[in-house]
RNA sequence: GGCUGUGUAGCUCAGUGGUAGAGCAUCUGUUUCAUACGCAGAGGGUCGGAGGUUCAAUUCCUCUCACAGCCA
Numbered sequence: 001g002g003c004u005g006u007g008u009a010g011c012u013c014a015g016u017g018g019u020a021g022a023g024c025a026u027c028u029g030u031u032u033c034a035u036a037c038g039c040a041g042a043g044g045g046u047c048g049g050a051g052g053u054u055c056a057a058u059u060c061c062u063c064u065c066a067c068a069g070c071c072a
Base pairs, nucleotide, nucleotide: 001071002070003069004068005067006066007065010024011023012022013021018055026042027041028040029039030038048064049063050062051061052060
């Protein structure tokens, strides 16, 4: 330099055009003498960035950034 893949909650990851979710973690309540476990609930996201297509984009297209792999 060329090609491919990944980027979504604090962490690990779903979500292939129609109001963004799960598990773990955190917090609150309950339980206990207390802690943990269990149970119930809550908070937390400008979906890496910019532009485009569309009535509507995490999703499709272009550019770009970061990381990983392959080729030279």
A computed fold for a 72-nucleotide RNA from a Nanobdellota archaeon, annotated as transfer RNA. NCBI's taxonomy places the organism under Archaea, Nanobdellati, Nanobdellota. It matches the Rfam family "tRNA". Rfam's curators write: Transfer RNA (tRNA) molecules are approximately 80 nucleotides in length. The family's RNA type in Rfam is transfer RNA. The prediction has a mean pLDDT of 83. The sequence is in RNAcentral, with records from ENA.